Transfer RNA from Xanthobacter versatilis, 71 nucleotides, folded computationally. The RNAcentral record of the sequence draws on Rfam. The coordinates come from a structure-prediction model, not an experiment, and the mean pLDDT is 81.
[in-house]
RNA sequence: UGGGGGAUAGUUCAACGGUAGAACCGCGGACUCUGACUCCGUUAAUCUAGGUUCGAAUCCUAGUCCCCCAG
Numbered sequence: 001u002g003g004g005g006g007a008u009a010g011u012u013c014a015a016c017g018g019u020a021g022a023a024c025c026g027c028g029g030a031c032u033c034u035g036a037c038u039c040c041g042u043u044a045a046u047c048u049a050g051g052u053u054c055g056a057a058u059c060c061u062a063g064u065c066c067c068c069c070a071g
Base pairs, nucleotide, nucleotide: 001070002069003068004067005066006065007064010024011023012022013021018054026042027041028040029039030038047063048062049061050060051059
């Protein structure tokens, strides 16, 4: 420099263009003499800026960062 892939809760991952979800963590509660385990509830997110669309995490354009390949 060229090509490809990725960015979603604190973390790891989902999500036909139509309500953004799970697990772990955290918080509250139940249980327990106490703690752990277990159970119930709960908080929390779409990398940035535009565009298309009735409607965008998803499609398009530009940018930032990370990974891989080639030179």